[in-house]
Molecule: Fluoride riboswitch aptamer (crcB RNA motif)
Organism: bacterium
RNA sequence: GUCCACACUGGCGGUGAAGCUCGCCAUUAACCGCUCGCCUCAAGCGGGCCAAUAGCUUCUACCUCAGA
Numbered sequence: 001g002u003c004c005a006c007a008c009u010g011g012c013g014g015u016g017a018a019g020c021u022c023g024c025c026a027u028u029a030a031c032c033g034c035u036c037g038c039c040u041c042a043a044g045c046g047g048g049c050c051a052a053u054a055g056c057u058u059c060u061a062c063c064u065c066a067g068a
Base pairs, nucleotide, nucleotide: 009026010025011024012023013022016059017058018057019056020055021054033049034048035047036046037045038044
């Protein structure tokens, strides 16, 4: 100096916060939703749709319906 493994730590898992669990990554990384049209493709541009979770629970924001 390089590679592998383990432990600890940090970051990440399409919109906020907390707890628990799971997964991924080690800064050259993980991650940065789906769909349609224009376009030969890609890129780029425009339109539409779901969702505050990776999963569970709670809170907050937003939306719909009903009651007081």